[in-house]
RNA sequence: AAAAGGCAAACCCGGCCGAAAGACGGGGGCGCAAAGCCAUGGGCCUUCGGUCCGGUGCCCCCCACCCACGGACCGAUGGCAGCCAGGUUACCGAA
Numbered sequence: 001a002a003a004a005g006g007c008a009a010a011c012c013c014g015g016c017c018g019a020a021a022g023a024c025g026g027g028g029g030c031g032c033a034a035a036g037c038c039a040u041g042g043g044c045c046u047u048c049g050g051u052c053c054g055g056u057g058c059c060c061c062c063c064a065c066c067c068a069c070g071g072a073c074c075g076a077u078g079g080c081a082g083c084c085a086g087g088u089u090a091c092c093g094a095a
Stems, first nucleotide, its partner, number of pairs: 006032002011027004017022001030082001036088003040085003043080003049074006056068002
C1' cells in the first nucleotide's frame, strides 16, 4: 500500500450530574491517522460570587440600609484535548 479494526460533529432522546459552561448514557454520523491521554503556554466558553447603577415593592409618611427584581462591569478556583502549540503513549502494516 491494502484490509481489519477504532473514534464520533451537528442534531434528537434521557427526573443523568452541574448554578452555568460543560460532562455522562442511548441514538446519530459531519468528519478524524493520534478526533488516544495530560489544561503546561496561548485562545475560547461559563459566572455560583464581587463591585456599581436603576426604578419598584414593604412601613402612616420620608430617608438610609438589607432583601427581592432589572442592568453594567470584574473575576476561575469551573470547563473546552474535535482551536493552536507543547508533553506523553500506541494498533495494523506490503516493499
RNAcentral holds the sequence, with entries from MGnify. This is a predicted structure of a 95-nucleotide RNA (c-di-GMP-I riboswitch aptamer) from a soil metagenome.